[in-house]
RNA sequence: GCCGAGGUAGCUCAGUUGGUGGAGCAAUAGUUUUGUAAACUAAAGGUCAAGGGUUCGAAUCCCUUCCUCGGCU
Numbered sequence: 001g002c003c004g005a006g007g008u009a010g011c012u013c014a015g016u017u018g019g020u021g022g023a024g025c026a027a028u029a030g031u032u033u034u035g036u037a038a039a040c041u042a043a044a045g046g047u048c049a050a051g052g053g054u055u056c057g058a059a060u061c062c063c064u065u066c067c068u069c070g071g072c073u
Stems, first nucleotide, its partner, number of pairs: 001072007010025004019056001028042004049065005
């Protein structure tokens, strides 16, 4: 330099052919207990890597840039 995969909650990952952004774990609060753990319940946590474009509407489609991983030279 070229090709491919990926970037979504604190962490690990879903989210398909565009239509209200989710799960598990962790942390927080509550119930329970003499207390802790476990169990159960609840709420919170997101500029969907960044910028632009298309569209009534974009995590999703198009373009550019950044970062990570792999391959080729």

The RNA shown here (transfer RNA) has 73 nucleotides and comes from a Candidatus Nanoarchaeia archaeon. RNAcentral holds the sequence, with entries from ENA and MGnify. The coordinates come from a structure-prediction model, not an experiment, and the mean pLDDT is 82. Its Rfam family is "tRNA". It is annotated as a transfer RNA. Its family is annotated with triplet codon-amino acid adaptor activity in the Gene Ontology.